[in-house]
Molecule: RNase P RNA; transfer RNA
Organism: Deltaproteobacteria bacterium
């Protein structure tokens, strides 16, 4: 210098002027405010709503079936499908990245092609036998065709055809046998909390793929959501019709079903009507900052300090100046001047994650090439 | 703000449950019947199943992310 890999931060700064919203104080009003002073005012994703929790109501959330989710090991956490550390496999020269229970419990599926798609299979080929025909003077041998049988070495089909190489063996072959190698399972020892690793021995010779198919195993999950829920106010035709029921009990408790528990005299549907205002929930919380300690780390504990948006047709904005960053042009190589640019995006009960969108810079590491 | 459904040819829809050559109707094109049109009959073309990635031999279909469209949800009685 080039090509890459990983990571954590930031999201322009200061000042002035004009506005918006919330809180506190003071003064004036008391038709629901006005004025002044002080203070607070978007994000790393506020987004998608994909997970997990808090909170609220339903039973103090109970049992079974069904259903859903997660899936190597250990740890962290309020919890998680998240995070940290490790193990094995795969890809990469490497930094590093991706994947992960069980297919040897059972069932299903594997289109087309192919003989055969799973304890399989004989289309061509190879080999043996029988029959027929032909060649040859003949014994015998050979060739062709058909039938019967053996054979998974070779060819061909396919995404996939049931270990690999070599030797023996055989009519031809084949783990049929042997040696080495790969793999599976079992046992022992050692190391590790564990996934697993290393070493030694043995077995059978080898028993495809798919579980983001059913399923099995282990663990987890009650439902709904701040339009939850509570209170005040306003308004009326609190009307009409149909069905079910009043203790042998309809129905409800927002669950798919059953049980159990609780409430229980009204409930469901159709039609017609009315109000669509306010208060609480509403922001102090698994909170933020600094330091110490423990831990490889995620994280935890302790001490000190801080209060940091709560709107409801929905505030958080606009303009100007100076400086900083990037790009372009000119003068020119001390550096000056002019013009342009700065993304994605906007809280709505609150947190912890994941994912997606997005700007410029920075840090560490790897490989290659060159110079000293 | 919360909850749910859908996206397949120009338009309206099947197919997704149980993965295996993407179909139907209207529209469009060509030909015939007609003097011409309508109409009828015969034949034909047009799709990467909203987009991206993954699982699988194989994806419209299964899984994840993303984009777009539509629907529902206040209270009283």
């Nucleotide at each position: 210098g080039g090509a890459g890999c990983a990571g954590g931060a930031c999201a322009g700064a200061u000042g002035g002027c004009c506005g918006c919203u919330c809180c506190u104080c003071u003064g004036c009003a008391u038709g629901g405010g006005c004025a002044g002073a002080g203070g607070g005012g978007a994000g790393g994703a506020a987004a998608g709503u994909c997970c997990g929790g808090g909170c609220u109501c339903c039973a103090c959330a109970g049992g079974g079936c069904a259903g859903g989710g997660u899936g190597c090991u250990g740890g962290g956490u309020a919890a998680c499908g998240c995070c940290c550390a490790g193990g094995c496999c795969u890809g990469g020269u490497g930094a590093c990245a991706g994947g992960c229970g069980g297919a040897a419990a059972g069932u299903g599926c594997c289109a087309c092609a192919g003989a055969a798609a799973g304890g399989a299979g004989a289309c061509c080929g190879c080999c043996a036998g029988a029959u027929a025909u032909c060649u040859u003077u003949a014994c015998g041998a050979g060739a062709u065709a058909u039938c019967u049988g053996g054979u998974a070495a070779g060819g061909g089909u396919g995404a996939a055809a049931g270990g690999g190489u070599g030797a023996g063996g055989u009519a031809a072959g084949a783990g049929c046998u042997c040696a080495c190698c790969a793999g599976u399972c079992c046992c022992a020892u050692u190391g590790g909390u564990g996934a697993c690793a290393a070493u030694g021995g043995g077995a059978g010779c080898u028993u495809g793929g798919u579980a983001a198919a059913c399923c099995c195993c282990a663990c987890c999950c009650g439902g709904a959501g701040c339009a939850a829920g509570a209170c005040c106010a306003a308004a009326u035709a609190g009307g009409g019709g149909a069905g079910c029921g009043u203790c042998a009990g309809a129905g409800g408790g927002u669950g798919g079903c059953c049980c159990g528990c609780c409430c229980g005299a009204g409930c469901u549907c159709c039609u017609g009507g009315g109000u669509a205002g306010g208060u609480c929930g509403c922001u102090u919380g698994a909170g933020c900052c600094u330091g110490a300690u423990g831990g490889u780390a995620a994280c935890a504990u302790c001490a000190g300090g801080c209060c940091c948006a709560g709107a409801u047709g929905a505030a958080u904005g606009g303009c100007c100046a100076u400086c900083g960053c990037c790009c372009c042009g000119a003068g020119u190589u001390c550096u000056u001047u002019g013009g342009g640019g700065a993304a994605c995006a906007g809280a709505a009960c609150c947190c912890g994650g994941c994912u997606u969108a997005u700007g410029g810079a920075c840090u560490g590491c790897u490989c290659c090439a060159g110079u000293a | 703000c919360g909850g749910g459904a859908c996206g397949u040819a120009g338009c309206g829809c099947a197919g997704u449950u149980u993965g295996g050559u993407a179909g139907c109707g209207c529209a469009c094109c060509u030909g015939a019947a007609u003097g011409g049109g309508g109409u009828u009959c015969a034949g034909g073309g047009g799709g990467c199943c909203g987009g991206a990635g993954g699982u699988u031999c194989a994806a419209a279909u299964c899984c994840u992310c993303u984009c777009g469209u539509c629907c529902c949800g206040a209270c009283c009685a």